[in-house]
RNA sequence: GGCUGCAACAACCCCGUGGGUGGGGGAAGCCGGAUUGAGGCUUAAGCGCCAACGAUCCGGAUGCCGGUGCACCCACUGCAGCA
Numbered sequence: 001g002g003c004u005g006c007a008a009c010a011a012c013c014c015c016g017u018g019g020g021u022g023g024g025g026g027a028a029g030c031c032g033g034a035u036u037g038a039g040g041c042u043u044a045a046g047c048g049c050c051a052a053c054g055a056u057c058c059g060g061a062u063g064c065c066g067g068u069g070c071a072c073c074c075a076c077u078g079c080a081g082c083a
Stems, first nucleotide, its partner, number of pairs: 002082006013069001014067001016076007023068001025065002030060007039050003
C1' cells in the first nucleotide's frame, strides 16, 4: 500500500469527518386554484352576472436552510483483523 469489520472520543441514547444522489422536513417570496368579498352591472323586486385590494385554505416549480435519527455512493480519520 490492498481487503474486511468496527466507531472509543460525543452535554441521556444514537451519531468518526467531508462531499454527492434520491427521498423527507422548514420558512419566505413567486405561480395557479378555491372560499370570502368593498364595489359595480342588471331587475319593479327577489334572483342573476362581473369583481379590486386583502384574508384564509389547497396545490405547483425553482432555489435556500439544517445533528434530514431515511436509503445509497465516493474520499478520508482512528481501531482491530486478514493475505